Predicted 3D model of a 73-nucleotide RNA (transfer RNA) from Parcubacteria group bacterium Gr01-1014_33.
It matches the Rfam family "tRNA". Rfam's curators write: Transfer RNA (tRNA) molecules are approximately 80 nucleotides in length. By type it is a transfer RNA.
The coordinates come from a structure-prediction model, not an experiment, and the mean pLDDT is 80.
Taxonomically the source falls in Bacteria candidate phyla (Bacteria).
RNA sequence: CCGCCCAUAGCUCAAUUGGCAGAGCAGGUCCCUCUUAAGGACAAGGUUCCAGGUUCGAAGCCUGGUGGGCGGA
Numbered sequence: 001c002c003g004c005c006c007a008u009a010g011c012u013c014a015a016u017u018g019g020c021a022g023a024g025c026a027g028g029u030c031c032c033u034c035u036u037a038a039g040g041a042c043a044a045g046g047u048u049c050c051a052g053g054u055u056c057g058a059a060g061c062c063u064g065g066u067g068g069g070c071g072g073a
């Protein structure tokens, strides 16, 4: 310098090839228990890496950039 892959909640990952952003774990409140753990219930938690574009509508498409990984020269 060139190519490919990845980036979504604190962490690990989904979202059926454009139409409500979700799960598990962690953390919070409550129930249960003499207490703790385990178990159960509820609620909360998001600038979907960044900036533009397309579209009635973008996490998913297009362009550029940033970070990480792999390969080539």
Base pairs, nucleotide, nucleotide: 001072002071003070004069005068006067007066010025011024012023013022019056028042029041030040031039049065050064051063052062053061